[in-house]
RNA sequence: AUCGUUACUUAGCAAACCCGUCGAAAGGCGGGGACGCAAAGCCUCCGGUCUGACGGUCUUCGAGACCUACCGAUAGCGGGGUUGCCGGC
Repeated sequence: AUCGUUACUUAGCAAACCCGUCGAAAGGCGGGGACGCAAAGCCUCCGGUCUGACGGUCUUCGAGACCUACCGAUAGCGGGGUUGCCGGC
């Protein structure tokens, strides 16, 4: 430098679900819990997906339906960027 293979050990993270908490929601955080993960460390730059508050449209005027992220969420959807452990060659 490259790869995660025929390749070891020790560690690490933690899906669903449950409890608490924040949020309009998606979802986040803390505890429990393990489906998985060789970057499941970090970053929304690109695409995707989710939500629909603010705002807008419609309306049978009850409230409801729909649209909307340039300001929400997802890094455990993919690409990209960046840093790093162990091991193989």
c-di-GMP-I riboswitch aptamer from an uncultured Pseudomonadota bacterium, 89 nucleotides, folded computationally. The sequence was found by an Rfam model in a public genome assembly. The prediction has a mean pLDDT of 80.